Record summary:
Predicted 3D model of a 74-nucleotide RNA (transfer RNA) from a Clostridia bacterium. It matches the Rfam family "tRNA". The prediction has a mean pLDDT of 81.
RNA sequence: GGGAGCAUAGCUCAGCUGGUUAGAGCGCAUGCUUGACAUGCAUGAGGUCAUAGGUUCGACUCCUAUUGUUCCCA
Numbered sequence: 001g002g003g004a005g006c007a008u009a010g011c012u013c014a015g016c017u018g019g020u021u022a023g024a025g026c027g028c029a030u031g032c033u034u035g036a037c038a039u040g041c042a043u044g045a046g047g048u049c050a051u052a053g054g055u056u057c058g059a060c061u062c063c064u065a066u067u068g069u070u071c072c073c074a
Base pairs, nucleotide, nucleotide: 001073002072003071004070005069006068007067010026011025012024013023019057028044029043030042031041032040050066051065052064053063054062
């Protein structure tokens, strides 16, 4: 220099052929349970879907650019 993948909650990850509330597990908070802790049960908080622009009636999803990261070729 050329090419490919990935970026969604604190962490690990789903999210279908674009369709009307963005989810799970772990973690965190509160309550119940315990003498206390752990386990268990219930409830809850927490997201600019990497950033910007575009297409569309409608974008996490499609297109472009940028940033970060991993890999391949030279």